[in-house]
């Protein structure tokens, strides 16, 4: 015996910190449900307002009687007499002040605990002692009579009483005075004794008792007084005149200013008066490990209150729930004159609310009340009834059953999962409900009568009587599974997941969120999880929350240190180890309490429980006593180290007045001396010839003090600087003396306190808010510039606030070092060394969320102060204090929002930094924009211009080749399934093809005709169902291809290490590099993916082959020609090889590595080119190459077919071609290439034909055959013009493909001859065989709009100092409020809706208070001619006082025209204040 914690700020981390969530509990309510029983609960709202009914009466054993009833008797049946059986009204006692309700009001001795009463009361009840004698008038009830509607009431007669009054007795009663002894607590107090005053009484009876009256003690229950403790707010700070005390009286059961007259001015209060708000206290309840926090339902205790106030009688006892009297609100009744009422008792009704019950039985039992008692009462009680409103228990059935059935729902679907041994069948079993019977305890007993003990009291025994609940609980017996499951919830938190549906919609939600076509989150199902007759959801309240922290927190930057010192209350405090008192506080022991019931724990009783009993602990508390004394307080006393004075000796920008200097600046005057000065990013305003700026010279004015001068030095801060004096203050060290804890810390206070700025009166040279002008700019009320007022300066006086910072309050002790530095002592071998106070850096251990900080602590203690407690709203707003004002201090709600913040990582960003690279720039060469034309877009236009692609990364792209096709699009016409397979079922022996006919054509129609067989059927066709098919959407569901950053050098793991942790480290630093390429240093070592290299082409070379290529030599042959024999040398072909590696040598360096007109080599420092594309970006592009997912359509978004459209044309741009000419153009000769293609092909060679080309026709599926390369050279012609430049455009005339060139093809001749004479702003390529030129060939393809894309080769430059600038990367680094990363993030004002608030003429309420004016009933007090014999009573007056009316003022709600800010609201205006050097650093204080 007792302690759990998670989601949410962020790219991610740690930490602060705030919201929520899981848990208990509830007089609970609401929604869905719903068998049974115990047991407890049942107006929390309007202390609202009631009909009807009961809730307090009894006694005839107190009296006088006798309305009603019983019983006897007489009766004229009207009724009358008796009993006393009983008893209505009436006098009287006793009860009504208890039970019972309910919390409205009260912040109080009301309640709690505790004391105390030497200041007191107490009916019944019990205890002591004593007494009851002798009188008297009345009055009610009856009777008459009378008034009213009644309520009530009036007169007259008469009468009893335990009812009133009088007179004796009396005491151990009371009161007053005195005595004595003993005691305490000051007044006294008990006991004795004595004197004197004062007051009593009732009877009834059945003869046992009862009752009465005085006293005594007890008991019970009350009154009063005191410590203690008993909610919030200081935006309540002062309050009190009976108020605080004294004396007197008076009053009460008592003390008392309780209440009055005098006196006297006192009392409370920061330890919270006083005023306002909210509340009934407690025991207890709940909730938490506890400590606390929250309630005050039932059930006990004590208050208060009874329609709202007030006031008293009666009694012991009340200021009285069902009594009385007044007022004043309601309601009833009324004859209008009057009168009656009070459920916050039980029930019950309105009404209010979300919400709370029967107009029941019984007094049978507990209990009260009265009685002698029988009894009577009794809505206290105890029972029944309604509610699942709560705890508790039981049940809704066990067992066996696999065809693992149907259905459902899933799902990878010929099958499987799952609901499911579930269900159907078989068997058992009967709690519970049904129905039938039996059936309790609860009951003790009192009374009267019997016996016994026994003796005047009692006690015990047998008998008899009594039950509302209730024929209840129990229990028996039948019959048959037979009469009984739901609610919430499955996105995490949180236990449990799929489908459909819906499409940011409907909707859900406790945080976080979900939902815009695939939702485990909405709404359905199917399945699962919890719980179970109950399950959720609202609402509170505890926890979790250490999130008010005592236990248990914090204040450098997260919200927090007062701006600084001085000091009052208070708070805390040195040594005695040389002490003492003393016992408050402290610790121990004892006794009283601390009601009961609750709470824990052990035994019992109901079948368990729940709920009861019974006995224990506990009640942590109070108040008392005895004793300890270490520690804290007290009281004393010593000390001397804290703290202080002294004396020396220093130091400083420490302060306050005074006095003085030099420089610079303006000014003024005079000189010299001439056109500009002046200011900027560049500029103008401004100044100047009436002489400026410039420069001498005197002169004058007010500020401000350079150089020393610093990580310096004094100061409480704020702050302080020429020198120098005069007066204060203060440190620091030394040293002795002295005093002797005299310390520190400090709310309130009070002093100082920068710069703004205010108020007077001077001062005003520079600077300079405001304001003027000049730029700048889209605007520029800014920055700049030129002037300039207050201001700044001085004296007095005020404000009194800054990011008043170290963002770190002040003291005091402890706790490793290194290095400076000021001012001092000591010592010195003059080099220094040791100490003291200060200043400053780095560090150890600690500490911190980290950044850091670390003896001058943010360490490790100890004391006081002060301030926090999510973010805004807001340091607002209202109150209040202060100022002259501005304003300062204090200082808050609604409302909103999950989150706002620290500190540090990683990125990414800067109109930060450093370094480095790239045709980035510069240097150069040529282009584009300017024309004309090609093409692609975009717009436009259209029936239709399919569709995609849009910065760089789209625009000669998809498309490498739209006249029909293609084709996806548009108009018309058609089909219902083209085609490829399969399954199946019917039919046929076709179909197809050939041929003719409509027709735009698909297409339809007519005609023609032909299987095989073993006879089982094969094959082919029609037809029918089922599969089909979409270039329809979604590239933001994907796959796989692709672009780009970028061929930029990077991007990452393992293991160590380092940090709480993200992450760091390695990749960083110092060199090198094309390179994260090496090397060097390294808490890292190692390693991948990229770079390099390995592949390919290309450059020397060399071996090996020599057809179709080759031909030096040999031979042969031609007009020529490797044509031919024939060589293998050579080029060439294509394989294999070497060949380059910084390897050599020189300089440099530590090395990697650079340099060097180096050497050698064909090539030299990656030889040149390609191909290779890392980690990832852009939801980057593509469902139109193709695949797929879902979602659409199925006589259409599917298909076929004609025609037409992508070719349109006022317009813009994007790639390009062609030329604007003479480095040209045209003409005639004339040489050199390479890769590539080729049978529906390429075509020599002939011929025609101006020519596109046509007809004929070798070679050739190719190192064999096919093609004129151009540019360039050699000639010649144009002489600079819109030309012999350009060639568009158009007109006329061919070819050629193809079914077909009209819309829409290329090409050819002919004729025409347009714009352009080198292109504005801006922009694009290129660093070598590169750009510029120049042809040639290929895909695609009939042809082809190609000037286009892909390759080829020929000709062949010029430049590059460099890296300041633009662009675009990469590396460290630094800032940062960015993270969808600057095309970020973000302010303010306006505009619009909605909320809440202030202010606010005024309107209208509440509550308390004051003044005055009026006052009921009453109690007291006076008075009294009436009544009474007195007592006294009626009347009469007075003081108080409820209530009203009046009048100022305060306070504290509601509403209000209108106005003010403030919040919140996807996409509304202006700017762009802030975050990066945010483009004028920010920011704080004033104007």
């Nucleotide at each position: 015996c007792g302690g759990a914690g998670a989601g949410u700020u962020u790219g991610a981390u740690c930490c602060u910190g705030g919201c929520u969530c899981a848990g208990g509990a509830u007089g609970a309510a609401c929604g869905c449900u719903a068998g049974c029983g115990g047991c407890a609960g049942g107006c929390c709202u309007a202390a609202u307002a009631c009909a009807u009914g009961c809730a307090a009466g009894u006694c005839g054993a107190a009296c006088g009687g006798u309305a009603a009833g019983g019983c006897u008797c007489c009766u004229u049946c009207g009724g009358g007499a008796g009993u006393a059986c009983a008893c209505g009204a009436g006098u009287g006692g006793c009860g009504c002040a208890c039970g019972g309700g309910u919390g409205a009001g009260g912040a109080a001795c009301g309640c709690g605990u505790a004391u105390a009463c030497a200041a007191u009361c107490u009916a019944c009840c019990u205890u002591u002692u004593a007494c009851a004698g002798g009188g008297g008038g009345a009055u009610a009830g009856c009777c008459c009579a009378g008034a009213g509607a009644a309520a009530u009431u009036u007169g007259g007669a008469u009468u009893a009483a335990u009812a009133c009054c009088c007179c004796a007795u009396g005491g151990c009663a009371u009161a007053u005075a005195a005595u004595u002894a003993u005691g305490g607590c000051a007044u006294c107090a008990u006991a004795u004794u004595u004197a004197u005053a004062u007051u009593a009484a009732a009877g009834a009876u059945u003869g046992g008792g009862c009752g009465g009256u005085a006293u005594u003690g007890g008991a019970u229950g009350g009154c009063c007084a005191u410590g203690c403790g008993u909610c919030c707010c200081a935006u309540u700070a002062g309050c009190u005149a009976g108020u605080u005390g004294g004396u007197a009286a008076g009053g009460u059961a008592a003390c008392g200013g309780c209440u009055u007259a005098c006196c006297a001015u006192g009392g409370c209060u920061a330890c919270g008066a006083u005023g306002g708000g909210u509340a009934g206290g407690g025991g207890c309840c709940c909730u938490g490990a506890g400590a606390g926090g929250g309630g005050g339902a039932u059930c006990c205790c004590c208050c208060a209150c009874a329609c709202u106030g007030g006031u008293a009688c009666u009694g012991a006892g009340a200021c009285a729930c069902g009594g009385a009297c007044c007022a004043g609100a309601c309601u009833c009744c009324u004859a209008c004159g009057g009168g009656a009422g009070g459920c916050a008792g039980c029930a019950g009704u309105g009404a209010g609310g979300a919400a709370u019950a029967u107009u029941g039985g019984a007094c049978a039992a507990u209990g009260g009340g009265c009685g002698a008692g029988a009894g009577c009462c009794u809505g206290a009680u105890c029972c029944a009834g309604c509610c699942a409103u709560g705890c508790c228990g039981c049940g809704u059935g066990c067992a066996g059953g696999a065809a693992g059935a149907c259905g459902g729902c899933c799902c990878u679907a010929u099958g499987g999962g799952u609901c499911u041994u579930a269900a159907a069948c078989u068997g058992c079993u009967u709690u519970u409900a049904u129905a039938c019977g039996g059936g309790a305890a609860g009951a003790a007993a009192a009374a009267g009568g019997c016996c016994c003990u026994c003796g005047u009291g009692a006690g015990g025994g047998a008998g008899c009587u009594u039950g509302a609940c209730g024929g209840u609980a129990c229990u028996g017996u039948a019959a048959g599974a037979a009469u009984a499951a739901g609610g919430a919830c499955c996105g995490g938190c949180u236990a449990a997941c799929u489908c459909c549906g819906u499409g940011c919609c409907a909707g859900c939600a406790g945080c976080c969120g979900c939902g815009g076509u695939a939702c485990u989150a909405c709404g359905g199902a199917g399945g699962g999880u919890c719980c179970g007759a109950g399950c959720g959801u609202u609402a509170u309240c505890c926890g979790g929350a250490a999130u008010c922290a005592u236990u248990g927190g914090g204040u450098u930057u997260a919200a927090a240190g007062g701006g600084u010192c001085c000091g009052u209350a208070g708070g805390c405090g040195g040594a005695c180890a040389u002490a003492a008192u003393u016992a408050a506080g402290u610790c121990a022991g004892g006794g009283g309490u601390g009601a009961a019931a609750g709470u824990c724990u052990g035994c019992a009783g109901c079948u368990c429980a729940a709920c009861u009993g019974u006995a224990g602990a506990a009640u942590u508390g109070c108040c008392u006593u005895u004793g300890a004394u270490a520690c804290u307080g007290u009281u004393u006393g010593u000390c001397u180290u804290g703290a202080g004075u002294u004396a020396u000796u220093a130091u400083g920008a420490a302060g306050u007045g005074g006095u003085u200097a030099g420089a610079a600046u303006g000014u003024g005057u005079a000189g010299u001396g001439u056109a500009g000065c002046g200011g900027u990013g560049a500029a103008a305003u401004g100044c100047a010839u009436a002489g400026a700026u410039a420069u001498u010279a005197c002169a004058u004015a007010g500020a401000a003090u350079a150089a020393c001068a610093a990580u310096u030095g004094c100061g409480a801060a704020g702050g302080c600087a020429c020198a120098u004096u005069a007066c204060u203050a203060a440190u620091a060290a030394u040293a002795u003396a002295c005093u002797g804890a005299c310390a520190c810390u400090g709310a309130u206070g009070g002093a100082c306190g920068a710069a703004a700025g205010c108020g007077u009166g001077g001062g005003g040279a520079g600077c300079g808010a405001a304001c003027a002008g000049g730029a700048u700019u889209a605007g520029a009320u800014a920055c700049c510039c030129u002037g300039g007022u207050a201001g700044u300066c001085c004296a007095c006086g005020c404000c009194g606030u800054a990011a008043a910072c170290g963002a770190u309050g002040g003291u005091u002790a402890c706790u490793a070092g290194c290095u400076g530095u000021u001012c001092g002592a000591a010592c010195u071998u003059c080099g220094g060394u040791u100490u003291g106070a200060g200043u400053a850096g780095c560090u150890a251990a600690g500490c911190g969320a980290a950044a850091g900080u670390g003896a001058u602590a943010a360490g490790u203690a100890a004391c006081c102060c002060a301030c926090c407690u999510g973010g805004g709203g807001a340091g607002u707003a209202c109150g209040u204090u202060u100022g002259c004002a501005a304003g300062a201090a204090u200082g808050a709600a609604a409302c909103u929002c999950a989150a706002a913040g620290g500190a540090a990582u990683u990125g990414a960003c800067g109109g930060g930094g450093g370094c480095c690279c790239g045709c980035a720039c510069a240097a150069g060469c040529g282009g584009u924009g300017g024309a004309g034309c090609a093409u692609g877009u975009g717009g436009u236009u259209u029936a239709a211009u399919u569709c995609g692609a849009u910065g760089a990364u789209a625009c000669g792209c998809g498309a490498g080749g739209a006249a029909c096709c293609u084709u996806a699009c548009c108009a018309g016409g058609g089909c219902u399934u083209a085609a490829a397979u399969g399954u199946a079922g019917a039919u046929u022996g076709a179909c197809a093809g050939g041929a003719c006919u409509a027709g735009a054509g698909a297409u339809a129609g007519u005609u023609u005709u032909u299987c095989c067989u073993u006879c089982g059927g094969g094959c082919a066709a029609u037809u029918u169902a089922c599969a089909a098919g979409g270039u329809g959407c979604u590239g933001c569901a994907u796959g796989g291809u692709u672009g780009u950053c970028g061929u930029c050098a990077g991007c990452u793991c393992g293991u160590g290490c380092c940090g709480u942790g993200a992450g760091g480290u390695g990749u960083c630093a110092g060199g090198u590099u094309a390179a994260g390429u090496c090397c060097u240093a390294u808490a890292a070592c190692g390693a991948g993916c990229g770079c390099a290299a390995c592949c390919c082409c290309u450059g020397u070379u060399g071996u090996u082959a020599g057809u179709u290529g080759c031909c030096a030599g040999c031979g042969a042959g031609u007009g020529a020609a490797g044509u031919c024999g024939g060589g293998a040398a050579c080029u060439c072909u294509a394989a294999c090889a070497a060949g380059a590696c910084u390897g050599c040598c020189g300089g440099u360096g530590c090395a990697a590595a650079c340099c060097g007109c180096g050497a050698g080599g064909a090539a030299g420092g990656u030889g040149g080119g390609g191909a290779u594309g890392a980690c990832g970006u852009c939801a980057a592009a593509u469902c139109a190459u193709c695949a797929c997912g879902g979602c659409c359509c199925u006589u259409a978004c599917g298909u076929c077919c004609u025609g037409g459209g992508c070719u349109a044309c006022a317009c813009a741009c994007g790639u390009g071609c062609u030329a604007c000419a003479a480095u040209g153009g045209c003409c005639g000769g004339u040489a050199c290439a390479g890769a590539g293609a080729g049978c529906a092909g390429c075509c020599a060679c002939u011929g025609c034909g101006c020519g596109a080309g046509c007809a004929g026709g070798c070679g050739c599926g190719a190192a064999u055959c096919u093609a004129u390369a151009a540019a360039g050279c050699c000639g010649g012609u144009c002489a600079c013009a819109g030309u012999u430049c350009g060639g568009a455009u158009u007109g006329g005339a061919g070819u050629c493909u193809g079914c077909a060139a009209c819309u829409c093809g290329a090409c050819u001749c002919u004729a025409u001859g347009a714009a352009g004479c080198u292109g504005g702003a801006a922009u694009c390529g290129c660093u070598a065989g590169u750009a510029a030129u120049c042809g040639c060939a290929u895909a695609u393809c009939a042809g082809c709009c190609a000037u286009g894309a892909u390759g080829c080769g020929g000709u062949g430059a010029a430049u590059a100092c460099g890296u300041u600038c633009c662009c675009g990367g990469g590396c460290c680094u630094u800032g940062u409020a960015c993270a969808c990363a600057c095309c970020g993030c973000c302010c303010g004002u306006c505009a619009a809706g909605c909320c809440a608030u202030g202010g606010a003429a005024g309107c209208u309420g509440g509550a308390a208070g004051u003044g005055c004016c009026u006052g009921a009933a009453g109690u007291c007090c006076g008075u009294c001619a009436c009544c009474g014999c007195a007592a006294g009573g009626a009347g009469c007056g007075g003081c108080c006082u409820a209530g009203g009316g009046u009048a100022a003022a305060g306070u504290u709600g509601g509403u209000a025209a209108c106005u003010a800010g403030g919040g919140c609201u996807a996409a509304g205006u202006c700017g762009u204040a802030a975050c990066a050097a945010g483009g004028u650093a920010g920011c704080c204080g004033u104007a």
This is a predicted structure of a 1487-nucleotide RNA (small-subunit ribosomal RNA) from an uncultured prokaryote. Model confidence (mean pLDDT): 82 of 100. Its Rfam family is "Bacterial small subunit ribosomal RNA".